[in-house]
RNA sequence: GGGACCUUAGCUCAGCCUGGAUAGAGCAACGGGCUCAUAACCCGCCGGUCGGUGGUUCGAAUCCACCAGGUCCCA
Numbered sequence: 001g002g003g004a005c006c007u008u009a010g011c012u013c014a015g016c017c018u019g020g021a022u023a024g025a026g027c028a029a030c031g032g033g034c035u036c037a038u039a040a041c042c043c044g045c046c047g048g049u050c051g052g053u054g055g056u057u058c059g060a061a062u063c064c065a066c067c068a069g070g071u072c073c074c075a
Stems, first nucleotide, its partner, number of pairs: 001074007010027004020058001030044004051067005
C1' cells in the first nucleotide's frame, strides 16, 4: 500500500442475506424464597442512542457512503 471480516444489554451471542408491529436468549447484577449460614436451587425484576455521522425510504439493527476501534490475509 491492497483486501476480507467483526462492532447489538455489565459479559457471551442471535436477529442483518429477504427493511415492517413494544429488539431477543443465556449468564451476571438486584429483590425475595429455601438454609444455622454460604453456595447450589426456585420465583420475580432490571438492563441496549443496535460503534459514530450522514444518505435512501412511508418506514432502517437490517440497504448505501464515510469515519472510529478491533481481528486476520496479501504485498
Predicted 3D model of a 75-nucleotide RNA (transfer RNA) from a Thermoplasmatota archaeon. The source organism's lineage runs through Archaea, Methanobacteriati and Thermoplasmatota. Its Rfam family is "tRNA". Rfam links the family to the GO term triplet codon-amino acid adaptor activity. The family's RNA type in Rfam is transfer RNA. The sequence is in RNAcentral, with records from ENA and MGnify.